Predicted 3D model of an 88-nucleotide RNA (transfer RNA) from Thermoplasma sp. Model confidence (mean pLDDT): 82 of 100. Its Rfam family is "tRNA". It is annotated as a transfer RNA. Rfam links the family to the GO term triplet codon-amino acid adaptor activity. Taxonomically the source falls in Thermoplasma (Archaea, Methanobacteriati, Thermoplasmata, Thermoplasmatales).

This record gives sequence, structure tokens and C1' cells, in this order.
RNA sequence: GCAGAGGUUGCCGAGUCAGGUCAAAGGCGGCAGACUCAAGAUCUGCCUCCGUAGGGAUUCGCCGGUUCGAAUCCGGCCCUCUGCACCA
Repeated sequence: GCAGAGGUUGCCGAGUCAGGUCAAAGGCGGCAGACUCAAGAUCUGCCUCCGUAGGGAUUCGCCGGUUCGAAUCCGGCCCUCUGCACCA
């Protein structure tokens, strides 16, 4: 340099093909509670931010675009992995 795969919440990892039902499955981890003398295991709830709550706001590598609406479609860029090529 060429080709392919990928970047999602504290971590891992689905979702993208076919836009809306997504603050986004599941697991790990954390916090609180139940149980226990206690701990572990198990069970329940919660874990972006604001709010007592109904609800609201902002997010899926970055910047743009399309659309009523984008994690999802399009363009550019950055980074990671794999293969190939190059290597006096």
C1' cells in the first nucleotide's frame, strides 16, 4: 500500500443486514434488600445524567449528510485486529 473484520454503557458482548417498539439483550462486576449467628451461595431491585415520581436530557470512535425519526443508511477521517503485497 491492497483486501477483509471491527470500535456500543464500569468490563465482556448482542443489536446494524431489513431505521421507529432502544438508555440498547445477555453475562461479569458494583450497590441496596431478603435469607443467614455471620459469610458464601441463592433470590429481588437498581447501576449515563436530572427528577420523590410521572417524566425529561444526552449518548453507540470523530466530523458531516440523508430522514419526521439514525447505534442502524451514505461520505470523509482516526484507531485496532487478520491476511496479502513491499522490504537496498